[in-house]
């Protein structure tokens, strides 16, 4: 500079155009002489912007930032 992939919770990871799950983590109670384990209940999320649609994480355009592969 061309071409491809990716971007979801704090961290990993799932979602046919139709209620964003799911583990792990955090916190709060229970349980224990304390801690763990356990058990309950909570907490927090779809890279920006625009379009399409009744209805976008999901299609379309564009922009970021990361990565591969060519030169």
């Nucleotide at each position: 500079u061309g071409g491809c992939c990716a971007a979801u919770a704090g961290u990993g990871u799932a979602a046919c155009g139709g209620u964003a799950g799911c583990a792990c983590g955090a916190c709060u109670g229970a349980c224990u002489c304390u801690g763990g384990a356990u058990c309950a209940g909570u907490u927090a999320g779809u890279u920006g912007g625009g379009g399409u649609u009744c209805g976008a994480a999901u299609c379309c355009c564009u922009g970021u930032u990361g990565g591969c592969c060519a030169g």
Molecule: transfer RNA
Organism: Sedimentisphaerales bacterium